[in-house]
RNA sequence: AGAGUUUGAUCAUGGCUCAGGAUGAACGCUAGCGGCAGGCCUAACACAUGCAAGUCGAGGGGUAAGGUCAAGCUUGCUUGACACACGACCGGCGCACGGGGGCGUAACGCGUAUGCAACCUACCUCUAACUGGAGGAUAGCCCCGAGAAAUCGGGAUUAAUACUCCAUAACAUUGCGAGACCUCAUGGUCAUGCAAUUAAAACUCCGGUGGUUAGAGAUGGGCAUGCGUGACAUUAGUUUGUUGGUGAGGUAAAAGCUCACCAAGACUACGAUGUCUAGGGGGCCUGAGAGGGUUACCCCCCACACUGGUACUGAGACACGGACCAGACUCCUACGGGAGGCAGCAGUGAGGAAUAUUGCACAAUGGACGAAAGUCUGAUGCAGCCAUGCCGCGUGUAGGAUGAAUGCCCUACGGGUUGUAAACUGCUUUUAUUCAGGAAGAAACCCUCCAACGUGUUGGAGGCUGACCGUACUGAAUGAAUAAGGAUCGGCUAACUCCGUGCCAGCAGCCGCGGUAAUACGGAGGAUCCAAGCGUUAUCCGGAUUUAUUAGGUUUAAAGGGUGUGCAGGCGGGAUAAUAAGUCAGUGGUGAAAUCCUACAGCUCAACUGUAGAACUGCCAUUGAAACUGUUAUUCUUGAGUACAAUUGAGGUAGGCGGAAUGUGUCAUGUAGCGGUGAAAUGCAUAGAGAUGACACAGAACACCAAUUGCGAAGGCAGCUUACUAAACUGUUACUGACGCUGAGACACGAAAGCGUGGGGAGCGAACAGGAUUAGAUACCCUGGUAGUCCACGCCGUAAACGAUGAUUACUCGUUGUGUGCGAUACAUUGUACGCGACUGAGCGAAAGCAUUAAGUAAUCCACCUGGGGAGUACGGCCGCAAGAUUGAAACUCAAAGGAAUUGACGGGGGCCCGCACAAGCGGAGGAACAUGUGGUUUAAUUCGAUGAUACGCGAGGAACCUUACCUGGGCUUAAAUGUAGAGUGCAUAAACGGGAAAAUGUUUUUUCCUUCGGAACUCUUUACAAGGUGCUGCAUGGUUGUCGUCAGCUCGUGCCGUGAGGUGUCGGGUUAAGUCCCAUAACGAGCGCAACCCCUAUCGUUAGUUGCCAGCGAGUCAAGUCGGGGACUCUAACGAGACUGCCGGUGUAAACCGCGAGGAAGGUGGGGAUGACGUCAAAUCAGCACGGCCCUUACGUCCAGGGCUACACACGUGUUACAAUGGCCGAUACAAAGGGCAGCUACCAGGUGACUGGAUGCUAAUCUCUAAAGUCGGUCUUAGUUCGGAUCGAAGUCUGCAACUCGACUUCGUGAAGCUGGAUUCGCUAGUAAUCGUAGAUCAGCAACGCUACGGUGAAUACGUUCCCGGGCCUUGUACACACCGCCCGUCAAGCCAUGGAAGUUGGGGGUACCUGAAGUCUGUCACCGUAAGGAGCGGCCUAGGGUAAAACUGGUAACUAGGGCUAAGUCGUAACAAGGUA
Repeated sequence: AGAGUUUGAUCAUGGCUCAGGAUGAACGCUAGCGGCAGGCCUAACACAUGCAAGUCGAGGGGUAAGGUCAAGCUUGCUUGACACACGACCGGCGCACGGGGGCGUAACGCGUAUGCAACCUACCUCUAACUGGAGGAUAGCCCCGAGAAAUCGGGAUUAAUACUCCAUAACAUUGCGAGACCUCAUGGUCAUGCAAUUAAAACUCCGGUGGUUAGAGAUGGGCAUGCGUGACAUUAGUUUGUUGGUGAGGUAAAAGCUCACCAAGACUACGAUGUCUAGGGGGCCUGAGAGGGUUACCCCCCACACUGGUACUGAGACACGGACCAGACUCCUACGGGAGGCAGCAGUGAGGAAUAUUGCACAAUGGACGAAAGUCUGAUGCAGCCAUGCCGCGUGUAGGAUGAAUGCCCUACGGGUUGUAAACUGCUUUUAUUCAGGAAGAAACCCUCCAACGUGUUGGAGGCUGACCGUACUGAAUGAAUAAGGAUCGGCUAACUCCGUGCCAGCAGCCGCGGUAAUACGGAGGAUCCAAGCGUUAUCCGGAUUUAUUAGGUUUAAAGGGUGUGCAGGCGGGAUAAUAAGUCAGUGGUGAAAUCCUACAGCUCAACUGUAGAACUGCCAUUGAAACUGUUAUUCUUGAGUACAAUUGAGGUAGGCGGAAUGUGUCAUGUAGCGGUGAAAUGCAUAGAGAUGACACAGAACACCAAUUGCGAAGGCAGCUUACUAAACUGUUACUGACGCUGAGACACGAAAGCGUGGGGAGCGAACAGGAUUAGAUACCCUGGUAGUCCACGCCGUAAACGAUGAUUACUCGUUGUGUGCGAUACAUUGUACGCGACUGAGCGAAAGCAUUAAGUAAUCCACCUGGGGAGUACGGCCGCAAGAUUGAAACUCAAAGGAAUUGACGGGGGCCCGCACAAGCGGAGGAACAUGUGGUUUAAUUCGAUGAUACGCGAGGAACCUUACCUGGGCUUAAAUGUAGAGUGCAUAAACGGGAAAAUGUUUUUUCCUUCGGAACUCUUUACAAGGUGCUGCAUGGUUGUCGUCAGCUCGUGCCGUGAGGUGUCGGGUUAAGUCCCAUAACGAGCGCAACCCCUAUCGUUAGUUGCCAGCGAGUCAAGUCGGGGACUCUAACGAGACUGCCGGUGUAAACCGCGAGGAAGGUGGGGAUGACGUCAAAUCAGCACGGCCCUUACGUCCAGGGCUACACACGUGUUACAAUGGCCGAUACAAAGGGCAGCUACCAGGUGACUGGAUGCUAAUCUCUAAAGUCGGUCUUAGUUCGGAUCGAAGUCUGCAACUCGACUUCGUGAAGCUGGAUUCGCUAGUAAUCGUAGAUCAGCAACGCUACGGUGAAUACGUUCCCGGGCCUUGUACACACCGCCCGUCAAGCCAUGGAAGUUGGGGGUACCUGAAGUCUGUCACCGUAAGGAGCGGCCUAGGGUAAAACUGGUAACUAGGGCUAAGUCGUAACAAGGUA
């Protein structure tokens, strides 16, 4: 100090989350020791038992117990004495301290600083004075009585430092008088005169101790005041002893503290009153600090003591372990009455996630009493329990590599890791165990002795006293011996692999993991971080500048009030003087101690503790300064305003007038439609519409001018004119002299819609009706049409009331337009002031953008914001006639929501361009029959895959068996093949006979080779190891392929621009088939694509002529390059040439384009092929092959036979043949290219109608062979289901093949179906193309081939053009899409869960009011009783705790029913929003 998380990516906004520290903690796992601290946060709930406050005999009467001594004797009793001791009692002091918990209290309670001229203070210290006399009781003891007890009553008798009286007395108190000084207002101090009142207690060792009065001090308290000290305004008014005065009472003391009378005040927006919460502070935690949180332990203060009230005693209490009363609860009881108060220390129950021993001691410190010894002390000192925290120590250390073995992981079998870790060797002994020694805390009091003064004080020496404790500590011995876990390992965040699981089980702080290869679940190995602890949970601060004083924002992210006027408040121009409130400086007091910090010191260190210093940022007082702010006084003119003169405008209010249009009415002309729409219909119209003309009436709005114009505070304002009225600006600088700015509340204004009353109502037009559209159409469109729109008056008070930009003031570069003034010149400009606009700098901003009209730089004041949803909702208040407005939450829920910009994709957005994309044409498909593939159905099986384009004559370029993967049945289990090793054998084979569907299998016969005789080769059997799988996953993969698309795109380096994602380049203007090229240009270059290079083809040349060719020469044949020869030609097959917009003309800057141009075989990529950029579709293929993982192993492997893949109500795709005369049939006849051939092609001959058969020859091929059809020439048919068409079926055959039944092809004869050109729709093709005609090949025994792949023959038509359909490219625009429109997304309904609001009711709580009753007790009144008296008893009065009754208000719980909200992988209905979202 930051990090993760919104996005495809980016920047910013903004929330959520994490890393840190802390705790009186709890829980989980684990645990060796010590020191120091801490330990009921919950029920101020209830408490058994013990202890926690007594002491004094040197105050008293005395003697229940004990001790010592003595006596008596019945030897265990009695009596006596004691300056031993002491129960109970009288009396004194203490019990008001110490200890506890935090109920109440928002308060002078606390903190801080003052005051008391308004006060008290026992014990202690000092000073002064005094301490004389008298008296009557009473407890105890004794006797009697009541009662269960607690306790009480009566009688007799007695003491005091108990009580009473008298005396004396002032410096005390009170009254009166008068003087001096002082202060702070009442007043105070000092001295003084007179009068009145008031005191005491004894004990004694005679030293003293004690007592009384007065004064002073110290200590402790009381009262008052300034300032500070929670939340809520959805609490705005509160108060009657209330506020003040006079008088009286009362208190230690001021005071409405109390009472009588008088006055009507007092508090409050600077927050009264009310409600809720809470003890306050020093401090503690956190933080850089400012702050925020907190009040456990320790210290100070307060309040409390079962709940409520009350007083008594006392110096002090309204009293924790005192009293009285009331109440609740518990206990005892003889039922008549009594007793009690752990929020003291232990302890118990209960509650709770949770918090300890019914311990030891007064040795120390402190306290009470006492002269003292001493007694008491659950204060305190210690110990026990608890890892609750902090601190410290240990669990060894050095060496040790074959880097042992196991485990785990990888693998190419080599390895890596655990890991110097272990084993093993040496060393050490903190700790542990045993034994031994052994402190400090102790000095006083007191006792003894000594000394000094002189008889009791001080000083010195010695002695006595330890709960903890035989503790800390020290020494010796033994022996690595007694001692390591927890969490984590996807990122944040240090640390990775295997196995299991398979959106299951589970994890998770946030993001998120898990659907068969999970570093995220569970286990293991390994690693990381801490360590006697480690994690989790809870809470607080931090990070969070995420409430912002330090230190934030408000155009679009949340956020400027709709606008103005203006009280309070805040802020405020220049000069001079005074003052000193703020401010600054010095000094003094205070700021308790502890804590924090610094230094030093003590425990072996540390924690801990001690000493000293600093600090305590604060408050008060005082002295000084005088710049700034404030205040006061004087003054100034520039802010502000006034005056005068002119100007401007849809500024406002009220009235008058006007024309156009529309509608309606009347009349006229006139006839069939009008109107409306995408198209229609509803509607109007022959009863005369619409149209045209005239007249009349009505209401509303004001065309053109008109504008980026003007005016107004905003809303808003538009025909002309009149009246009234407001404002702004300009000019002149005449006047006033800071009069100013802002503005919470308040008041006023405030579009449209809406409401009330009364008018008005032409047009328009919610609701409504009808017509359309539609699946529906409660809409969009059309025809009507009510409220309303208009006027007057009154409400409402809201809008995207927007510039989404509060008001005011000052300052800060420029360009340009315009409105209204003024001025200067001059006829064209220019200066200045105030407005309204545009553009562009600096600067600002997340960016878009703003930019003198700021969103810049500053100042003042106001308003508002703090994640999204819930929600501008609920409740409450206020306003309103209502509608509603205003103020305005929470529970719950999500990890985002939102802004700007970027790249894509998309749009029923736009522009440009291309393509057989459309159009123009030609021929098809869709109708028929058949072939073939697919779906579906069927089946034992109909094996599997391919499924929009990009599956469907596809894998398959050839299923009768085989193929074959499927089904049925029968067999085999190291197996069908191969290899290695071991063992055995001589077979295997062949033949015959059984058997069976076959494969199997059985019987009989037969039975190797070489040899050095050891063996080797080979075959077979068997064993072991390696198999096999067309089983799954193409969503684990390689390879290959389809498609966009042969579309023109896709990128990079450097530079530049931008915070960045990104952009530029690649855009723009042209051009091209093309990101092809040119020009321009913050870009310059480059790569993959395009093109070219390659092949075929079109022309020519050169070379070479066999198997090809034959012009010329020769031979020869019926004929034929047949032969000799030849290279001319064709051809073959190698190398070259040729075409490049090269030339010409035109256009153009150029690229390029145009030209029936020239030349040329070919002309503008000549034609065709191969060639497929970055990528997309988780596209296809695990069944072509390969391959990871998973699965099967007498089977999912393998062998065999038969069947199936060929099924058949049906649907679709692709084809073939046709429907005929551009044709069919018959006869004759001509011309290819490219391929194939030895298990082959076969000339030729013969047979057969034919398929074919039987012979025979050539050819391993430019040699032999397989080879055309359309065409041409004749003939016939003559428009018919035909001499078209050939399906189907019958018969007879041929061929292949072990085998043609399921299920082959072909031939001949016969049969002769549908079909007469095909609906919606749809496909191919732009030239040697379509169309048409045949030929060949692969596969192959044969064939389903009409398929596929090649080949040549004949050989067209059309293209105006780019509006539209489809696909694509570029630019631009919008976007809420990015899984990218097959996107996103809204609402009702249905289901489940959750929290909340309302609600008839029901049940609580606290407080107030009124009335009734009213204990104890203070105060008060009082005759009879007591007392000499003082006084008391009794009786009465006031007040009050408590109790009861009543009606309201406030605030909770719960509730039938009800309302909306939120959440929830795959429910229903529609499609509202995002693109022009299809009606912006």
Model confidence (mean pLDDT): 83 of 100. Small-subunit ribosomal RNA from an uncultured prokaryote, 1480 nucleotides, folded computationally. Its Rfam family is "Bacterial small subunit ribosomal RNA". Gene Ontology terms of the family: ribosome and structural constituent of ribosome.